Context: one part of a larger RNA
RNA sequence: CUGGGCGUAAAGCGCGCGUAGGCGGUUCUUCAAGUUGGGUGUGAAAGCCCUGGGCUCAACCCAGGAAGUGCAUUCAAAACUGGAGAACUUGAGUCUCGGAGGGGGUCAGAGAAUUCCCGGUGUAGAGGUGAAAUUCGUAGAUAUCGGGAGGAAUACCAGUGGCGAAGGCGCUGACCUGGACGAUGACUGACGCUGAGGCGCGAAAGCAUGGGGAGCGAACAGGAUUAGAUACCCUGGUAGUCCAUGCCGUAAACGAUGAGUGCUAGACGGUGGAGGAUUGAUCCCUUCGUUGUCGUAGCUAACGCGUUAAGCACUCCGCCUGGGGAGUACGGUCGCAAGACUAAAACUC
Numbered sequence: 001c002u003g004g005g006c007g008u009a010a011a012g013c014g015c016g017c018g019u020a021g022g023c024g025g026u027u028c029u030u031c032a033a034g035u036u037g038g039g040u041g042u043g044a045a046a047g048c049c050c051u052g053g054g055c056u057c058a059a060c061c062c063a064g065g066a067a068g069u070g071c072a073u074u075c076a077a078a079a080c081u082g083g084a085g086a087a088c089u090u091g092a093g094u095c096u097c098g099g100a101g102g103g104g105g106u107c108a109g110a111g112a113a114u115u116c117c118c119g120g121u122g123u124a125g126a127g128g129u130g131a132a133a134u135u136c137g138u139a140g141a142u143a144u145c146g147g148g149a150g151g152a153a154u155a156c157c158a159g160u161g162g163c164g165a166a167g168g169c170g171c172u173g174a175c176c177u178g179g180a181c182g183a184u185g186a187c188u189g190a191c192g193c194u195g196a197g198g199c200g201c202g203a204a205a206g207c208a209u210g211g212g213g214a215g216c217g218a219a220c221a222g223g224a225u226u227a228g229a230u231a232c233c234c235u236g237g238u239a240g241u242c243c244a245u246g247c248c249g250u251a252a253a254c255g256a257u258g259a260g261u262g263c264u265a266g267a268c269g270g271u272g273g274a275g276g277a278u279u280g281a282u283c284c285c286u287u288c289g290u291u292g293u294c295g296u297a298g299c300u301a302a303c304g305c306g307u308u309a310a311g312c313a314c315u316c317c318g319c320c321u322g323g324g325g326a327g328u329a330c331g332g333u334c335g336c337a338a339g340a341c342u343a344a345a346a347c348u349c
Base pairs, nucleotide, nucleotide: 003321004320005319006318007303008302012317014201015200016199017198021194022193023192025088026087027086028085029084030083031082033081034080035077036076037075038074039073040072041071042070049065050064051063052062053061054060091191092188093187094186095185096183097182098181103177104176105175106174107173108172109171110154115149116148117147118146119145120144121143125136126135162169163168206247207246208245209244210243211242215241216240220236221235222234223233258316259315260314261313262312263311266294267293268292269291270290271289272288273287274286275285276284298305299304322349323348324347331342332341333340334339
């Protein structure tokens, strides 16, 4: 390079936007670059192949012929790809109307609970566990009532229910704002798909500066347990968890399943619309989107997947190529650091 692959055996980039590139709907005209056919030239000799000949044969040698996938040039064809021109509406998009939603951002507010402080009542325990102890309490705890402070999170509703590209998103209201979906026509007229680089987003932990700090709680201390117990259990408790700004850029970032399009039995649910039927109601019928369970054909090593494919095909990207060494060393890029990304070899089985 080719081949075969990527749910679980090695293998889908965490996710998006998008440059180059690759690929690209229907009809007509045209060009003839790709494509196809013919001619001409060239394609050294030797060799290979064929025919004949020379050494007694053969190897070997000699003569002739054929072949030579290629290149150049010329003539021709026009189905397909491509270029140019014209047109179309089914792909894509825009407008109008409509409802759904924890989609995002900012500001304001609410109630429950924990903790702490003040005051009242009240007295000897409370707390915790398998059992205890450390711990708190006669300087009045725990319990209970009233008042106050502060931080964080929003019970029930809540659901294989909704929204988002992914990470993720859940009290209420206001403002700003993104996307998807349905319906009806109208409009643009291939404007599309993918996407090396690139750019952006990206849980938790961590880092920097400044705030904040109720609860929880790495580290740490103590008490238990135990042969030991640098743990599991208990009492405390600092970073952190929260906010602002800036970094980090990783996860079992998972559906362990890249994106797009078309095609290929059904059945039963959830959810968002629309139409019909009905006096009305999601009770029924039809239809579009989304989310589930089962299942036919088919696929699969099996498990399983099965119109939300892991089926049948096409386009584009990424990735794999025995185990260990190793996602390591070295170099480079990025980062304040932690480290991230890229990524070997010796050796060994």

Overview: Small-subunit ribosomal RNA, central domain from an uncultured prokaryote, 349 nucleotides, folded computationally. The full RNA is in RNAcentral, with records from ENA. It matches the Rfam family "Bacterial small subunit ribosomal RNA". Rfam links the family to the GO terms ribosome and structural constituent of ribosome.